This is a predicted structure of a 117-nucleotide RNA (SAM riboswitch aptamer (S box leader)) from a soil metagenome. RNAcentral holds the sequence, with entries from MGnify. Of the family's consensus pairs, 94% are formed in the model.
RNA sequence: UUUUAUCCAGAGUGGCUGAGGGACAGGCCCUGAGACGCCACGGCAACCGCGCGGCAGCCAACGGCCGCGGUUAGGUGCCAAUUCCUGCCCAAAACAGAGGUUUUGGGGAAGAUGAGG
Numbered sequence: 001u002u003u004u005a006u007c008c009a010g011a012g013u014g015g016c017u018g019a020g021g022g023a024c025a026g027g028c029c030c031u032g033a034g035a036c037g038c039c040a041c042g043g044c045a046a047c048c049g050c051g052c053g054g055c056a057g058c059c060a061a062c063g064g065c066c067g068c069g070g071u072u073a074g075g076u077g078c079c080a081a082u083u084c085c086u087g088c089c090c091a092a093a094a095c096a097g098a099g100g101u102u103u104u105g106g107g108g109a110a111g112a113u114g115a116g117g
Base pairs, nucleotide, nucleotide: 001117002116003115004114005113006112007111012041013040014039015038016037020030021029022028024087025086026085027084042079043078044077046076047075048074049071050069051068052067053066054065055064083110088107089106090105091104092103093102094101095100
């Protein structure tokens, strides 16, 4: 950088530091009763790996797909708020009664994480 899957659940204590942070914008939140970040220990369980079983092809092997299992949690990841909400488009309803506003649902964009290229 690109493809793809998922994103309404879940998950703490202590130490160091010291002012902003929640990707961006608008909101709304967290925060000197110490946020964010770093370290130690702890925890959660999404993907990949691993194990078992099955499926089609097949002599077999290799590879592919599906299901089950946390599998001494192995590799990453994660441990405020739905990805905190919205951002662009469509539909419906209500209020208004040229214009519009609000709510609900759906599809996208953007973002995060895993795996492959």